Source information
A computed fold for a 73-nucleotide RNA from a Candidatus Dormiibacterota bacterium, annotated as transfer RNA. Taxonomically the source falls in Candidatus Dormiibacterota (Bacteria, Bacillati). Its Rfam family is "tRNA".
[in-house]
């Protein structure tokens, strides 16, 4: 310095060809206990790493720039 992949909820990670944003754990209430755990209910959380392009529509395709990673000089 170049290539390649990778970036979504507090943590790990989905999302069937471009068309309603989910899971688990964790956090809050509330049931249950003499109280904790643990189990049941229920809810809170998300500029989709940012900006721009394309489309009637972008997490998803194109380009730029943070940023990790992992090859090559």
């Nucleotide at each position: 310095g170049g290539g390649u992949c990778c970036g979504u909820a507090g943590c790990u990670c989905a999302a069937u060809u471009g068309g309603g944003a989910g899971a688990g754990c964790g956090c809050u209430u509330g049931a249950a206990u003499c109280g904790c755990a643990c189990u049941c209910a229920a809810g809170a959380g998300g500029u989709a790493a940012g900006g721009g392009g394309u489309u009637c529509g972008a997490a998803u395709c194109c380009c730029c720039u943070c940023g990790g990673a992992u090859c090559c000089a």